RNA sequence: GGCGGCAUAGCUCAGUUGGCUAGAGCACUCGGUUCAUACCCGUGGAGUCGCUGGUUCAAAUCCAGUUGCCGCUA
Numbered sequence: 001g002g003c004g005g006c007a008u009a010g011c012u013c014a015g016u017u018g019g020c021u022a023g024a025g026c027a028c029u030c031g032g033u034u035c036a037u038a039c040c041c042g043u044g045g046a047g048u049c050g051c052u053g054g055u056u057c058a059a060a061u062c063c064a065g066u067u068g069c070c071g072c073u074a
Stems, first nucleotide, its partner, number of pairs: 001073007010026004019057001028044001030042003050066005
């Protein structure tokens, strides 16, 4: 240099034949339970879906560029 993969909540990830409000587990907040803690039950918050632009009535999803990481190859 060429090719490919990954990037979504604090962490690990799901969701990609475009569509209803973007989700789960863990963690965290508050409450219940307990003499108390843990376990358990309930509640709540947390995301410009790496970034920029384009296509579309509509984009996490399609297209182009770009950043970071990983791999293959010369």